[in-house]
RNA sequence: CGGCCCUCCAAGAUGGUCGCCGGCGUACGUGGGCCGCUCACGCGGUGGACGUGCGUCGGAGGAAAGUCCGGACAUCGCAGGGCUGGGUGGUCGGUAACGCCGACCGGGGGUAACCCUAGGGCCAGUGCAACAGAAAACAGACCGCCGGGCGAGCCUUCGGGCCUGCCCGGUAAGGGUGAAAAGGUGAGGUAAGAGCUCACCGGGGCGGUGGUGACAUCGCCUGUCUUUGCAAACCCCACCCGAUGCAAGGCGAACGGGAGUCGAGGGUCUUCGGACCCUCCAGGGCGGCCCGCCCUGCCGACUCCAGGUAGCCGCUCGAGCUGCAGAGCAAUCUGUGGCCUAGAUGAAUGACCAUCGCCGCUUCUGGGCGCAAGCCCGGAGGAGGGGACAAAAUCCGGCUUACUAGGAGGACCGAGCG
RNA sequence: GCACUCGUAGCUCAACUGGAUAGAGCAACGGUCUACGGAACCGUAGGUUGAAGGUUCGAAUCCUUCCGAGUGCG
Numbered sequence: 001c002g003g004c005c006c007u008c009c010a011a012g013a014u015g016g017u018c019g020c021c022g023g024c025g026u027a028c029g030u031g032g033g034c035c036g037c038u039c040a041c042g043c044g045g046u047g048g049a050c051g052u053g054c055g056u057c058g059g060a061g062g063a064a065a066g067u068c069c070g071g072a073c074a075u076c077g078c079a080g081g082g083c084u085g086g087g088u089g090g091u092c093g094g095u096a097a098c099g100c101c102g103a104c105c106g107g108g109g110g111u112a113a114c115c116c117u118a119g120g121g122c123c124a125g126u127g128c129a130a131c132a133g134a135a136a137a138c139a140g141a142c143c144g145c146c147g148g149g150c151g152a153g154c155c156u157u158c159g160g161g162c163c164u165g166c167c168c169g170g171u172a173a174g175g176g177u178g179a180a181a182a183g184g185u186g187a188g189g190u191a192a193g194a195g196c197u198c199a200c201c202g203g204g205g206c207g208g209u210g211g212u213g214a215c216a217u218c219g220c221c222u223g224u225c226u227u228u229g230c231a232a233a234c235c236c237c238a239c240c241c242g243a244u245g246c247a248a249g250g251c252g253a254a255c256g257g258g259a260g261u262c263g264a265g266g267g268u269c270u271u272c273g274g275a276c277c278c279u280c281c282a283g284g285g286c287g288g289c290c291c292g293c294c295c296u297g298c299c300g301a302c303u304c305c306a307g308g309u310a311g312c313c314g315c316u317c318g319a320g321c322u323g324c325a326g327a328g329c330a331a332u333c334u335g336u337g338g339c340c341u342a343g344a345u346g347a348a349u350g351a352c353c354a355u356c357g358c359c360g361c362u363u364c365u366g367g368g369c370g371c372a373a374g375c376c377c378g379g380a381g382g383a384g385g386g387g388a389c390a391a392a393a394u395c396c397g398g399c400u401u402a403c404u405a406g407g408a409g410g411a412c413c414g415a416g417c418g
Numbered sequence: 419g420c421a422c423u424c425g426u427a428g429c430u431c432a433a434c435u436g437g438a439u440a441g442a443g444c445a446a447c448g449g450u451c452u453a454c455g456g457a458a459c460c461g462u463a464g465g466u467u468g469a470a471g472g473u474u475c476g477a478a479u480c481c482u483u484c485c486g487a488g489u490g491c492g
Stems, first nucleotide, its partner, number of pairs: 001414003005410005010404001012356007020059011033046005061389001065400002068398005073245004085241005090104005105119001106117004120236002125234002127230003142175002144171008153162003183201006202225001203222008249313003257305006263280007281297006320339008358386002361382009419491007428444004437475001446462005468484005
């Protein structure tokens, strides 16, 4: 210098003008509530609501996103267990919990730094393995190799030999097919072969040692050591999971719905809600009229009930952020000090200007290393450019995905020049 | 906010308990027929199965994450 790997930081700052949302304070206005005074009109006080102005304070993210997991919270359900359904899957730990995180083990990739890993079980059962190939899972004989029987041909020293066709059998060494051919290599052995036998490697079982454990390592035994792959195929095993989601849920105007009470005057009783009695008024009914009896006091007011709209609450102080110390390899936890950090509801945090700052380009220039090519560290000026992805919506822990002008630190590999 | 479904040729659909060249109709193009056109007949081309990664010997199909479209509930 180039390449590659890992981790972290930032997501511009200040000022001005205009503008948006929320909290608090204050002034004014509006209509209503309560209390006091008054015969009444009205006046005064009080706390709160809404609107406007002013002041002051605060105002998006690392992913606020996708909604892929896990919880908090809320309502409903629930003795306990099982079936069904869904999910997870090495071990140990962390956590409120997780499919997340950390460390380690096994496997894989890379020269390395480092990275990836749904990584339980297919002698519990079932299923699949296309095409090719002889045979694809209680194996299999196409070619080849070997043995035997029968027959034809040729040669012959008449003992036999060579060659070939058919039939029977042996053989998994070799060829060939395939992703995969029933342990591998070598030697012995055999008619030819084969764990048939032996040595080594691999596999299985038992035991020892180390480790909490996954597992590692060592020793012994084992050839009756045939049983491949697929469970992100059905399935089995272990563990986990009640359902719904802030449009949860609670309170609740106005209008509408249901039920009830209510004419005037006087009296009695009272549990203070009303009940009863007398007189009078209006309307209706008892076929018409009078008496009498009964009902109503009704296009309204008041009280209660149910559902629940607008609205209000839920709503943001929380598994919260952060400094230091300690425990731990780490994730994380413990102690202690400090801090308060959006709550909108068609949904606010924006626009413009100026200066500064960052990066690259360019001009001039200082210093260092070096023989040199060149490299490194700066300083001053100039013009123009760049700054992404995207925006809370009950809250929190993760994952995944998108993305920038850029910056910092660490590790590894390689080459050139001197 | 929550739940779910689907992306295959220019268009409409197959192939979905994995099996190899992914098929069919219409459309397109070429030819035959015709004086010409249509119809008919014969033939041809056209697909990274929405994208990327994984499982598997093998993926349109199974799994994961994105992208796009649509449906339902209150």

About this RNA
Predicted 3D model of RNase P RNA and transfer RNA as a complex of 492 nucleotides. Model confidence (mean pLDDT): 76 of 100.